This is a predicted structure of an 84-nucleotide RNA (c-di-GMP-I riboswitch aptamer) from a Clostridiales bacterium. It matches the Rfam family "c-di-GMP-I riboswitch aptamer". Its family is annotated with cyclic-di-GMP binding in the Gene Ontology. Rfam describes the family as follows. GEMM was predicted in a large-scale screen for bacterial structured RNA regulatory elements. The sequence was found by an Rfam model in a public genome assembly. The source organism's lineage runs through Bacteria, Bacillati, Bacillota, Clostridia and Eubacteriales.
RNA sequence: ACAGAGAAAAGGCAAACCCGGUGAAAGCCGGGGGCGCAAAGCCACGGAUCUACGGAUGCAAUCUAAGAUGGCCGGGCUGCCUUG
Numbered sequence: 001a002c003a004g005a006g007a008a009a010a011g012g013c014a015a016a017c018c019c020g021g022u023g024a025a026a027g028c029c030g031g032g033g034g035c036g037c038a039a040a041g042c043c044a045c046g047g048a049u050c051u052a053c054g055g056a057u058g059c060a061a062u063c064u065a066a067g068a069u070g071g072c073c074g075g076g077c078u079g080c081c082u083u084g
Base pairs, nucleotide, nucleotide: 004083005082006081012037013036017032018031019030020029021028022027035071041077042076043075045074046073047072048069049068050067054064055063056062
């Protein structure tokens, strides 16, 4: 340096829930919290899922992403420690 593995150590991140903020909503941000995670670090390219302000249709209701989810899957990029 490359490529595997993840028992231990040192650390890292932070689910549900609560409080505050933001958004039409899904959700996101901050604080607390800790279910879990060897990339639970970054990226909406493909799939999947969620929401529907707006738009279409309409008796009701239904459909629709340019919105969202990276801790849904695949993929791309990057990285710490130890060990063979």

The prediction has a mean pLDDT of 84.